RNA sequence: AGUUCUGUAGCUCAGUGGUUAGAGCACUCGCCUCGCGAGCCAGAAAGCUGGGUUCUAUUCCCAGCAGGGCGA
Numbered sequence: 001a002g003u004u005c006u007g008u009a010g011c012u013c014a015g016u017g018g019u020u021a022g023a024g025c026a027c028u029c030g031c032c033u034c035g036c037g038a039g040c041c042a043g044a045a046a047g048c049u050g051g052g053u054u055c056u057a058u059u060c061c062c063a064g065c066a067g068g069g070c071g072a
Base pairs, nucleotide, nucleotide: 002070003069004068005067006066007065010025011024012023013022018055027043028042030040031039048064049063050062051061052060
């Protein structure tokens, strides 16, 4: 080179053609405590890029980019 898989929150992952894109951990505020931790409440935080299909795309298709596997 080729082939295959993946790309969603700070991290690890769900998810489905249409609703407010969810969970755990982490983070922030508050409660609790002498203080820390644990626990409880609330909050912030995300669709790799560009096209295409479609009334509607995170989802389907194409190309690119990045990473992993196989292979040489």
This is a predicted structure of a 72-nucleotide RNA (transfer RNA) from Callorhinchus milii. The RNAcentral record of the sequence draws on Rfam. Its mean pLDDT, the model's own confidence on a scale to 100, is 81.